[in-house]
Parts: sequence; C1' cells; structure tokens
RNA sequence: AGUUGACCGGGUGAUCGCGGCUCACCACAGGUGAGACGAGGAAAGUCCGCGCUCCACAGGGUACAGUGCUGGCUAACGGCCAGGCGGGGUGACCCGACGGCAAGUGCAACAGAGAAGCGUAUUGCCCCUCGACGAGGGGUGAGGGUGAAACGGCGCGGUAAGAGCGCACCGGCGCUGGUGGCAACAUCAGCGGCCAGGCAAACCCCACUGGGAGCAAGACCAAGCAGGAACGAUGGGGCGACCCGUCCCGCUAUCAGUUCCGGGUAGGUUGCUGGAGGCACCGGGUAACUGGUGUCCUAGAGAGAUGAUCACCGCCUGCUUCGGCAGGUACAAAACGCGGCUUACAGGUCGGCUU
Repeated sequence: AGUUGACCGGGUGAUCGCGGCUCACCACAGGUGAGACGAGGAAAGUCCGCGCUCCACAGGGUACAGUGCUGGCUAACGGCCAGGCGGGGUGACCCGACGGCAAGUGCAACAGAGAAGCGUAUUGCCCCUCGACGAGGGGUGAGGGUGAAACGGCGCGGUAAGAGCGCACCGGCGCUGGUGGCAACAUCAGCGGCCAGGCAAACCCCACUGGGAGCAAGACCAAGCAGGAACGAUGGGGCGACCCGUCCCGCUAUCAGUUCCGGGUAGGUUGCUGGAGGCACCGGGUAACUGGUGUCCUAGAGAGAUGAUCACCGCCUGCUUCGGCAGGUACAAAACGCGGCUUACAGGUCGGCUU
C1' cells in the first nucleotide's frame, strides 16, 4: 500500500417523563407504589424462500414464470460452503447470466470480393488464344489488402500456378480406452485430414421447480339496516388464463346463483410473540452446518410508547502562547414472524493473508 474476516458504533451520573406485563393496596370505567423489560446491523428495499391463515380435500395437463457446472448444507431458496472450468489481478483475492449453436429459425453498422454451407474473388499468380505492353477465355485462392473477426499453424513435397492436394510435427474436433477424483473435470495413449466463426442476458431445445391470495390473511362477540330490478335450465358455483377430472347447490321455479342500483356497520376482543429461539460448553465436519448437555425468556404498541434536560468523559477534525479553544459525532426507527440477498453508514477496535 492492498485484500479479506469479525466486532463496536457512544459511556457515566443526576432530575423529570412514557409503554404494556407482574405483584401489593385503595375511595376500583380508575388510581398509587414497587419490580424486571422496552427500536437494528441493517428494523430499510419488498428482491427471493418459508412458517402461519383462508379459498373444498388443492389432483392431472397446456400455457406462463423461475433456476441452470459438480458435490454438500438448509424447513426452503435465485441463499450459503467446498470444489471444477473460464475471466481479471504481480499477488493475497475478486467476478461469472457456468446445460445445448453440425435440431430448427433469426441477427450483426462500417469497411471489404466475401461475415458462413458449401459458395464468392478485389489486388495479384499461372495457362491458352488474339488484331498485343492490351483484350478475351480458363484455373487458383497460397502471398498482399479491408476488418474486432476472413473457412487451422509451421515446414517439406507436389503443381502450369496454387490449395490438407499429400506427408511429418503442433492445435482444434470426433471416436475408443488407461489413470486420479463421489462428480464437475484433469491428464495420458491410440485411431481418424474430419478442419463448417460470433450471439441463446436472441426466439428456441433440454433438465428441474412452481395451485391462488395474503395479517388490510383470518377467527369470535356486540350492534344495525331496506330493499329493488334484470337474467336464469344442453343451469350455477368452487377467485391468475384455459382444458380434463372432481365436489357442492339447484332443476318448471318467488329456484340455486350471477349482474346492476340503493341502504346499514366499519365498534370491541383476538390473531400478536416460547421460537426451524438465544447463550455457554463438549463432540463431528476442510467448511457451510450439525449432535449432545446445561441455562435463559430479551418490545408487542394500536394513531401508535421506547424520551427530554444538565454535567463530565470517549472518539474525530482544525488552531494553539501547549494552559487550552472551537466545531463535529454516521446510516437510521419494530407493527405477524423467521432464513437470505441488496442498498446506506462519521468514526473506531481486533485478526488472517499479499506486495
């Protein structure tokens, strides 16, 4: 100087003021006193996953959506851990949208002859003909040029000139095996001239996963009102769209229901905090995590409490006559809960590793 992990993010005292809970007392819709407790590492975002609740008991499929290397962890996940491969970095480390492009369809400015299934040819090279410093025809794609990228590289042979046209070596690809690894993969050997780019964060194909809605979900109590119209039998309803299946209600009707207009209520209790819980120790595991033992209970408000003032100190910045002075002290605020991810953060502490 960097990289990575963990933690703190104000302290002490005094005075006054709040919230629910527990206990005691009183003159008991309430009041007084005492006690323990009372907003985070992100409570934020609402991006994922779940618990829980309701829709009937939530089945099958299409469509749609999500994920996408391998092996583990977890209640689960798009998360975490370890590893593989690829990329960045001197390195420690960091990032990855990481299945498939010879299954199909499609896209790619400009330059260039040409941007991809079998073809094209600019400048050139070679051969033939002719009326000859030019023209025509044929062959070629090696050298040069354009471009981010041009249908392997290098050398030898061969050819009219060239070209994997042939050969040796290398690279890629395919097939067959060996070794290591649970695997992804790594590595080695043999055969084959097969040598046909990029993009799937393009449509698509493949594998796996996915009912819906959500605490303003729901449950209970109290109170209160006013109904009307239309449709209605190969009927209606079961809340993402559709189909199948299935269940319930109803069928000659003043139906079951559906739609529209209108009225009443929106009050109270609950859900609401004991958990996939915290902490300590011991064991297993590289780790994520997990087993055992012990111990603890740490907000539950409901228009919404968790605070205000004073003094001293801590930390940071600047100045200093070294006595001190001045200023600052982050991001931010529970609302059913939990596991993650992402974003914000003045300042401080403790490690590991690299140069």
Bacterial RNase P class A from a soil metagenome, 355 nucleotides, folded computationally. Its Rfam family is "Bacterial RNase P class A". From the family's description: Ribonuclease P (RNase P) is a ubiquitous endoribonuclease, found in archaea, bacteria and eukarya as well as chloroplasts and mitochondria. Gene Ontology terms of the family: dimeric ribonuclease P complex, tRNA processing and ribonuclease P activity.